[in-house]
RNA sequence: GACCGACAAAGGCAAACCACCCGAAAGGGAGGGACGCAAAGCUAAGGGGUCUAAAGCUCUCGUUUAAGAGCUAUGGCAGCCUGGCUACCGAA
Numbered sequence: 001g002a003c004c005g006a007c008a009a010a011g012g013c014a015a016a017c018c019a020c021c022c023g024a025a026a027g028g029g030a031g032g033g034a035c036g037c038a039a040a041g042c043u044a045a046g047g048g049g050u051c052u053a054a055a056g057c058u059c060u061c062g063u064u065u066a067a068g069a070g071c072u073a074u075g076g077c078a079g080c081c082u083g084g085c086u087a088c089c090g091a092a
Stems, first nucleotide, its partner, number of pairs: 004090002012037002017032002020029003035079001041085003046082003049077003055072006
């Protein structure tokens, strides 16, 4: 230095849930809270996957408005998988 990861030490993150704010939603931010995490740090413009559908397109109904169905990410998820980048500690 690379791999690796301990009933080590120092420190870190924070699922569900609660209530506040933002958002059409998915979801996000900050607080509480801990199921877990050795990258649960970053990358969604690396690839796959997945969630949502405001808006758009098509269709149904219909005088129109409205309503409903299907498709689409330009919106998300890095705590789904796999790559890439970076990083604390140091037993075997």